[in-house]
This is a predicted structure of a 701-nucleotide part of an RNA (large-subunit ribosomal RNA, domain II) from a Chloroflexota bacterium. Its mean pLDDT, the model's own confidence on a scale to 100, is 85. Lineage of the source: Bacteria > Bacillati > Chloroflexota.
Context: one part of a larger RNA
RNA sequence: GCCGGCGAGUUGCUGUUCGUGGCGAGGCUAAGGGGGUGACACCCGGAGCCGCAGCGAAAGCGAGUCUGAAUAGGGCGCGGCCCCGCAAGGGGUUGUAGUCGCGGGCAGCAGACCCGAAACCUGGUGACCUACCCAUGGUCAGGGUGAAGCGAGGGUAAAACCUCGUGGAGGCCCGAACCGACUUAGGUUGCAAACUGAGCGGAUGAACUGUGGGUAGAGGUGAAAUGCCAAUCGAACCAGGAGAUAGCUGGUUCUCCUCGAAAUGCCUUUAGGGGCAGCGUUGUCGUGGGCUGGCGCAGGUAGAGCACUGAAUGGGCUAGGGGCGGUUCCCCCGUUACCAAACCCAACCAAACUCCGAAUGGCGUCAGGUUAUACGGCAGCAGUGAGACCGUGGGGGCUAAGCUUCACGGUCGAGAGGGAAACAACCCAGACCAUCGGCUAAGGUCCCUAAAUCGUGACUAAGUGGCAAAGGAGGUCACUUUGCCCGGACAACCAGGAGGUUGGCUUAGAAGCAGCCACCCUUUAAAGAGUGCGUAAUAGCUCACUGGUCGAGUGGAGUGGCGCCGAAAAUGAUCGGGGCUCAAGUCUCUUACCGAAGCCAUGGAGCGUGCACGCAAGUGCGCGUUGGUAGAGGAGCGUCGUGCUGGCGGUGAAGCAUGAACGGAAGUCCGUGUGGAGCCUGCACGAGUGCGAAUGCCGGC
Numbered sequence: 001g002c003c004g005g006c007g008a009g010u011u012g013c014u015g016u017u018c019g020u021g022g023c024g025a026g027g028c029u030a031a032g033g034g035g036g037u038g039a040c041a042c043c044c045g046g047a048g049c050c051g052c053a054g055c056g057a058a059a060g061c062g063a064g065u066c067u068g069a070a071u072a073g074g075g076c077g078c079g080g081c082c083c084c085g086c087a088a089g090g091g092g093u094u095g096u097a098g099u100c101g102c103g104g105g106c107a108g109c110a111g112a113c114c115c116g117a118a119a120c121c122u123g124g125u126g127a128c129c130u131a132c133c134c135a136u137g138g139u140c141a142g143g144g145u146g147a148a149g150c151g152a153g154g155g156u157a158a159a160a161c162c163u164c165g166u167g168g169a170g171g172c173c174c175g176a177a178c179c180g181a182c183u184u185a186g187g188u189u190g191c192a193a194a195c196u197g198a199g200c201g202g203a204u205g206a207a208c209u210g211u212g213g214g215u216a217g218a219g220g221u222g223a224a225a226u227g228c229c230a231a232u233c234g235a236a237c238c239a240g241g242a243g244a245u246a247g248c249u250g251g252u253u254c255u256c257c258u259c260g261a262a263a264u265g266c267c268u269u270u271a272g273g274g275g276c277a278g279c280g281u282u283g284u285c286g287u288g289g290g291c292u293g294g295c296g297c298a299g300g301u302a303g304a305g306c307a308c309u310g311a312a313u314g315g316g317c318u319a320g321g322g323g324c325g326g327u328u329c330c331c332c333c334g335u336u337a338c339c340a341a342a343c344c345c346a347a348c349c350a351a352a353c354u355c356c357g358a359a360u361g362g363c364g365u366c367a368g369g370u371u372a373u374a375c376g377g378c379a380g381c382a383g384u385g386a387g388a389c390c391g392u393g394g395g396g397g398c399u400a401a402g403c404u405u406c407a408c409g410g411u412c413g414a415g416a417g418g419g420a421a422a423c424a425a426c427c428c429a430g431a432c433c434a435u436c437g438g439c440u441a442a443g444g445u446c447c448c449u450a451a452a453u454c455g456u457g458a459c460u461a462a463g464u465g466g467c468a469a470a471g472g473a474g475g476u477c478a479c480u481u482u483g484c485c486c487g488g489a490c491a492a493c494c495a496g497g498a499g500g501u502u503g504g505c506u507u508a509g510a511a512g513c514a515g516c517c518a519c520c521c522u523u524u525a526a527a528g529a530g531u532g533c534g535u536a537a538u539a540g541c542u543c544a545c546u547g548g549u550c551g552a553g554u555g556g557a558g559u560g561g562c563g564c565c566g567a568a569a570a571u572g573a574u575c576g577g578g579g580c581u582c583a584a585g586u587c588u589c590u591u592a593c594c595g596a597a598g599c600c601a602u603g604g605a606g607c608g609u610g611c612a613c614g615c616a617a618g619u620g621c622g623c624g625u626u627g628g629u630a631g632a633g634g635a636g637c638g639u640c641g642u643g644c645u646g647g648c649g650g651u652g653a654a655g656c657a658u659g660a661a662c663g664g665a666a667g668u669c670c671g672u673g674u675g676g677a678g679c680c681u682g683c684a685c686g687a688g689u690g691c692g693a694a695u696g697c698c699g700g701c
Stems, first nucleotide, its partner, number of pairs: 001701006011110013026050003032044003035040001054061002064076004079094006113251002116248001120241006131215009140205001142174003145170001149166006178202003182199005217233001219229003226235001254636006264277005278384002280381008289371001291368007303356001304354002309350002313346004318340001320339002322336005387412010417428003432604004437600003443594003446578003452591001455589001457587003465580001471565002475562010492549005498522003503517003528543001532541002605626009637690001639687006646680003655674005661668002
């Protein structure tokens, strides 16, 4: 890992509700007893419980009672209808529903659907590992160094001291055993749950070690690391409390039918959990929902505006202030390209401004047509209370985020199908089943690939299409506007482009051309006190301007369409690919076709509902409807057992294997083989009643 088996809402009591049954203003017995072999629809037993009356804290009173001084008021209670009556009251009529079983749902108390902690407590077991201690034993090859002391000699007044010898000290040195474990390699399903190789540290000591003994978990021991206390240690192990608790994770077993959510609000030692509400479902009772139109109503958003509150630009006018001047003791006067209130003109801005003010949307009512599983009350049962993206209107952020937070809508969630190459959330469209039938939607129609190499007119040359901005450009097409032009334009070519003068200034120089000022006059067809290059300055080239040659268009500006540049990313490119250029690109218009689980057709099933028939079950004909997670409701299949019933079985039961058939499903049934002794139908009842998942448990392979 696979296969097989086992594996999870149970039981008791109490309560509540639904179904069903008995009795009913009553209902029921409990313990216990009697009968009976027993089962027991058997018989006693009314103690007690619930109901029939309430009110009060209670004593208590009672259709009333409590409060209270109260015959007041008020609270909680006391059935309805009719007749007579002012009322009080009287008469008639009709009425009150519970309780005890059984079964289902749910809740509470219990382990309470199952498995799962880390932990806590109680009582014990451990120092054969290891830590420390006690007692008693054992072990340390060999080599080196050479302390004190001592002796001798020297030396001294005596010492000190020096030398030689002797001596053999040391947590001394080197290094085996022994003890340790610094490095590295291997090993890492190992030789080994800590090892091996090669090196390494200590090796007479605070050394190592044998045996016996001691210290125990709220503890011991510790040259101290939270180390060690039997491969376990921030509190050992074993059994028990114990099925601890787990707002957490995982798992929770047959089928079909109907409906079908939520991820929101408020509160929460609350935020991944809850309570109530919202939204779902089932039952019951009731009412009318939604849509469109008319009428009526509320409102301050979008927009707009500046009348208020603020903000804010220019001008005018003009208080006040500043500067300057006059006067100067002050006051005062004049002036100003300064600041500037108020006011006026013009033009603006605002979520917390509004003189105004929509559209949608909301509320009420009437009408219409069409239809509902629509709406509301009560009752049972839930789930949800992490939402996601897209569009729109806002806040936060950076007018960032597959960001965050609200509002309205959609989709996913819980939605399959077609399109978008692939792609929960985008576009189309809501899958009851069957069909080798048809029509369409989005999107498509050259090939992959179903359908136009269809048609009309135009654009694009960039493979733009088939990513991107500010910005840039004699790309190209269309349009608008404005110059010049056969009295000859634009471009090109030929020629001229002069004189005063080297203008003045400046400067070393400044001669059209460093810079400053001025920018005239003359000759002319025309020619600037000079457009650029150039020189140290001149020179030289060139332009403006003019004539000629030529002979028809040529410049400027603007708008729109499609293109161009701007354009760098990490494994190999690419529009999905091939490939595409009067297109297979883009824009316009037309027709046809393809295309889905949409719609239609034919047959069938379920559910709801209408009509007809029928005592009913139901049948027939219509109409509508049938995606679905959490979840609610309904109907069934199968397993094991019990009672009754009817059957089968050695002429072969169950089980197993295989083949065929039937049913809407769970499933059922038949044949054959195997097997060798039990099995089944119908009705009713009772459950240890259905496995694929739980890092499930056990077994096999």